[in-house]
The RNA shown here (c-di-GMP-I-GGC riboswitch aptamer) has 78 nucleotides and comes from a Gemmatimonadota bacterium. The model forms 91% of the base pairs in the Rfam consensus. The coordinates come from a structure-prediction model, not an experiment, and the mean pLDDT is 88. Taxonomically the source falls in Gemmatimonadota (Bacteria, Pseudomonadati). Its Rfam family is "c-di-GMP-I-GGC riboswitch aptamer". Gene Ontology term of the family: cyclic-di-GMP binding.
């Protein structure tokens, strides 16, 4: 360094419920815990989704869909 254990310490938090913001996809806070070794960050490429438009298209959402980029805790076996 690759790798990722029925390891240790800690971390995050799906569905669902409550509150709140948004036309919406969804965001944020609380509860919750299905899962996660980058489920930390970035919307750069693709996908999916929303709103507007007659349409070309425009404006958005999602990185817990995939790829890519940046950063990072722990240390058994190999």
């Nucleotide at each position: 360094c690759c790798c990722g254990a029925u390891a240790a310490a800690g971390g995050c938090a799906a569905a669902c419920c409550c509150g709140u913001c948004g036309c919406g996809a969804g965001g944020c806070g609380g509860g919750g815990g299905c899962g996660c070794a980058a489920a930390g960050c970035c919307a750069g490429g693709g996908g999916u989704c929303u709103c507007g438009c007659a349409a070309g298209c425009g404006a958005g959402a999602u990185c817990g869909c995939c790829c890519g980029g940046c950063u990072g805790c722990c240390g058994a076996a190999g």